Two RNAs folded together computationally: RNase P RNA and transfer RNA, 433 nucleotides in total. The coordinates come from a structure-prediction model, not an experiment, and the mean pLDDT is 76.
[in-house]
RNA sequence: UGAGCCGGCCAGGUGGCCGCGGCGGGACUCGAUCCCGUCGAGGAAGGUCGGGGCUCCGAAGGGCAGGGUGCUGGUGCGAGCCAGGACGGGGUGACCUGUCGGUUGAAAGGGCAACAGAGAGCAGACCGCCGAUGGCCCGGGUGACCGGGCACAGGCAAGGGUGAAACGGUGCGGUAAGAGCGCACCAGCGUCGGGAGCGAUCCCGGCGGCUCGGCAACCCCCACCCGGAGCAAGGUCAAACGUGGGAGGGCCGGCCCGGCCGAUCUCCCCAGGUGGACCGCACAGAUGGAUGGCCACCACCUCGGUGACCGCAAGGGACCCGAGGCACAGAACCCCGCCUACGGCCGGCUCACCGU
RNA sequence: GGGGACGUAGUUCAGUUGGUUAGAACGCUGCCCUGUCACGGCAGAGGUCGCGGGUUCGAGUCCCGUCGUCCCCGCCA
Numbered sequence: 001u002g003a004g005c006c007g008g009c010c011a012g013g014u015g016g017c018c019g020c021g022g023c024g025g026g027a028c029u030c031g032a033u034c035c036c037g038u039c040g041a042g043g044a045a046g047g048u049c050g051g052g053g054c055u056c057c058g059a060a061g062g063g064c065a066g067g068g069u070g071c072u073g074g075u076g077c078g079a080g081c082c083a084g085g086a087c088g089g090g091g092u093g094a095c096c097u098g099u100c101g102g103u104u105g106a107a108a109g110g111g112c113a114a115c116a117g118a119g120a121g122c123a124g125a126c127c128g129c130c131g132a133u134g135g136c137c138c139g140g141g142u143g144a145c146c147g148g149g150c151a152c153a154g155g156c157a158a159g160g161g162u163g164a165a166a167c168g169g170u171g172c173g174g175u176a177a178g179a180g181c182g183c184a185c186c187a188g189c190g191u192c193g194g195g196a197g198c199g200a201u202c203c204c205g206g207c208g209g210c211u212c213g214g215c216a217a218c219c220c221c222c223a224c225c226c227g228g229a230g231c232a233a234g235g236u237c238a239a240a241c242g243u244g245g246g247a248g249g250g251c252c253g254g255c256c257c258g259g260c261c262g263a264u265c266u267c268c269c270c271a272g273g274u275g276g277a278c279c280g281c282a283c284a285g286a287u288g289g290a291u292g293g294c295c296a297c298c299a300c301c302u303c304g305g306u307g308a309c310c311g312c313a314a315g316g317g318a319c320c321c322g323a324g325g326c327a328c329a330g331a332a333c334c335c336c337g338c339c340u341a342c343g344g345c346c347g348g349c350u351c352a353c354c355g356u
Numbered sequence: 357g358g359g360g361a362c363g364u365a366g367u368u369c370a371g372u373u374g375g376u377u378a379g380a381a382c383g384c385u386g387c388c389c390u391g392u393c394a395c396g397g398c399a400g401a402g403g404u405c406g407c408g409g410g411u412u413c414g415a416g417u418c419c420c421g422u423c424g425u426c427c428c429c430g431c432c433a
Base pairs, nucleotide, nucleotide: 001352002351003350004349005348006347007346008345009344010343012298013297014296015295016294017293018292020040021039022038023037024036025035026034027033028031042328046339047338049337050336051335052334053333054230055229056228057227061257062256063255064254066226067225068224069223070222071084072083073082074081075080085100086099087098088097089096090095101221102220109219110218111215112214126160127159128156129155130154133153134152135150136149137148138147139146140145168186169185170184171183172182173181187211188210189208190207191206192205193204194203195202196201234279235278236277237276242270244269245268246267247266248265251259272432273431274430300325301324302323303322304321305320309316310315357429358428359427360426361425362424363423366382367381368380369379375413384400385399386398387397388396406422407421408420409419410418
């Protein structure tokens, strides 16, 4: 100098003119008028993805179905957040990111793996190796038997080959050929002991040849949690219009059970009326929706010019001048969180190049 | 503001225990037929499965995020 990573902060400022909405006060010519004062968007107000408050579903329970979550510690009403652990993925790196119960402190199952391949879930033999043992053939021997051959029975899984995945790896021994068959080391699993940590877990050592497993972002099981709808919820008032028809025994609008009550309630269809006010509703506020625009100066960023100064040079570059830019985006019941969009500043760190 | 559904060829749609190379109809292109066009016949092209990640040996399908389109809603009785 360039490219990046992490964390924090800001979301331009002042003045003038014009304008908008709420509230309070005042003026008069009483008008949805004027004047004064005061308040008036965000870190995401966004997506509506999670929670909570609030309201209704007549009042409260239990269960099933359905859905969600799933390592450890802390925190929070909850969703979540912070820190840590294990196993992966990306990056040269700073660092970023995904997943987490089911052999665990707790008990059991099912399913899938196309194509290829001999064999794909407990096994398997196409090429291959062997043919010790048995069989057949040839030769030798009086004979017991000896030597050689075949690859018929049979043995094997080392090598080749298929695949995303083929039942540990390397070496030595062993054998007819081989194989954890035996041994040494390594890896994994199980188990025992010791140590560190609150814990997930990690480290060390011994023993057992015990030796593949993958997918639960497939069903399922275990543990915990969840009733449904939403401010267009809902309430009060006003106006106008049918005592219209049908269905239900039911009921926190999925289903069942126990249990209260039958005033009635709920749902659907046809036709009709209305398109209002207030509350809910806020130290911004709602009503088809205010929170803005212009100018000047300053601040910031980029580019260009000038170039004090530094340097042997290449080059860097204060001050000043000019031009351009200043993102994403606009509350609508409120709050918390997650995700996404986006401009700039500061601090720390990483990599590359150059100079010393 | 709130709630729900859907994105696959140019258009309308299929696509189930995730499996080899994603189909159908209409449309399009070329050839044949015809004096010519249409109809008809034969052949063919055309797909980032809205987009980006993840799980898996393997994703249109499963999970997460994101973008877009469409539909519904008040009061009285």